Background:
Predicted 3D model of a 347-nucleotide part of an RNA (small-subunit ribosomal RNA, central domain) from an uncultured prokaryote. The RNAcentral record of the full RNA draws on ENA. The coordinates come from a structure-prediction model, not an experiment, and the mean pLDDT is 84.
[in-house]
Context: one part of a larger RNA
RNA sequence: CUGGGUUUAAAGGGUGCGUAGGUGGCUAGAUAAGUCAGAGGUGAAAGCUUGCAGCUUAACUGUAAAAUUGCCUCUGAUACUGUAGUGCUUGAAUCAAGUUGAAGGUAGGCGGAAUUUAUGGUGUAGCGGUGAAAUGCAUAGAUACCAUAAAGAACACCGAUAGCGAAGGCAGCUUAUUGGACUGUAACUGACGCUGAGGCACGAAAGCAUGGGUAGCGAACAGGAUUAGAUACCCUGGUAGUCCAUGCCGUAAACGAUGCUCACUCGAUGUAUGCGAUACACUGUAUGCGUCCAAGCGAAAGCGUUAAGUGAGCCACCUGGGGAGUACGUCGGCAACGAUGAAACUC
Numbered sequence: 001c002u003g004g005g006u007u008u009a010a011a012g013g014g015u016g017c018g019u020a021g022g023u024g025g026c027u028a029g030a031u032a033a034g035u036c037a038g039a040g041g042u043g044a045a046a047g048c049u050u051g052c053a054g055c056u057u058a059a060c061u062g063u064a065a066a067a068u069u070g071c072c073u074c075u076g077a078u079a080c081u082g083u084a085g086u087g088c089u090u091g092a093a094u095c096a097a098g099u100u101g102a103a104g105g106u107a108g109g110c111g112g113a114a115u116u117u118a119u120g121g122u123g124u125a126g127c128g129g130u131g132a133a134a135u136g137c138a139u140a141g142a143u144a145c146c147a148u149a150a151a152g153a154a155c156a157c158c159g160a161u162a163g164c165g166a167a168g169g170c171a172g173c174u175u176a177u178u179g180g181a182c183u184g185u186a187a188c189u190g191a192c193g194c195u196g197a198g199g200c201a202c203g204a205a206a207g208c209a210u211g212g213g214u215a216g217c218g219a220a221c222a223g224g225a226u227u228a229g230a231u232a233c234c235c236u237g238g239u240a241g242u243c244c245a246u247g248c249c250g251u252a253a254a255c256g257a258u259g260c261u262c263a264c265u266c267g268a269u270g271u272a273u274g275c276g277a278u279a280c281a282c283u284g285u286a287u288g289c290g291u292c293c294a295a296g297c298g299a300a301a302g303c304g305u306u307a308a309g310u311g312a313g314c315c316a317c318c319u320g321g322g323g324a325g326u327a328c329g330u331c332g333g334c335a336a337c338g339a340u341g342a343a344a345c346u347c
């Protein structure tokens, strides 16, 4: 190197778009680069291998053959691959006509419940909290109840084993704008496809920068408890933060721990959205989301048309545990840190 693997043993990139590259549907011709056949040349000798011969044998030596699997030239073959064109429609894209999620995205407006605070009123001695307490709040009138006002954040019920999105993720109502998916006419293009090293974009939470905002919650911190101790769990407070705008960060058990695309391979059942059909229902069919299983696969658990089955194409990754996702260097970042990523040594 080939070979072997990647749900859970080491191993699928967080996700998408896409460059190079790799790979690629049907048809009849052309060509003959790859491919195949024949011929010629060359592929030094020695060695290796085989036959025979020579030293008494052997090592050794001589001789003949084979091998040298390669390269070059010429002549031919044309199934496959390639090349330059022709034609095609089933892959792919577009289209008439519809449908869909009333959580796909972005921006604006509006709403009610609750919470806290402020003011006013009623009212009096407790409230709060716990396993039990205490810190705390309260006669400067709290808690409770009523009225009014303000603020910020989140959207009960509907709500689902549901839906949408590439992933992260997305939930009050409404307006504007915008992306996708599906059905379907079979009208149009005519292989335009698939994958995708680098690259670019997006990317929860926390964190960072600047400016706002701050009701509730709440790292740090303070106090009260608990305890042998208690730098915790419990309680009372509470700053960053959580929220908004703009810009960074680029990581997660970013999980289905399962890369993307295509084809093929029993059944049963639920559900979402269409279509055909219909008075309704049954039933059929397309796309998605689930459950249970035949074959098959698997070390087993299990997977099982949404494969971890059977095949094809491309990418990524793995090679004993620790040392270590560390050191060094480089690149990125304001920083935090991220990306890349060893060795000695040791078992």
Base pairs, nucleotide, nucleotide: 004318005317006316007301008300012315014202015201016200017199021195022194023193025088026087030083031082033081034080035077036076037075038074039073040072041071042070049065050064051063052062053061054060091192092189094187097183098182099181100180104178105177106176107175108174109173110172111155115151116150117149118148119147120146121145122144126137127136163170164169207248208247209246210245211244212243216242217241221237222236223235224234259314260313261312262311263310264309267292268291269290270289271288272287273286274285275284296303297302320347321346322345329340330339331338332337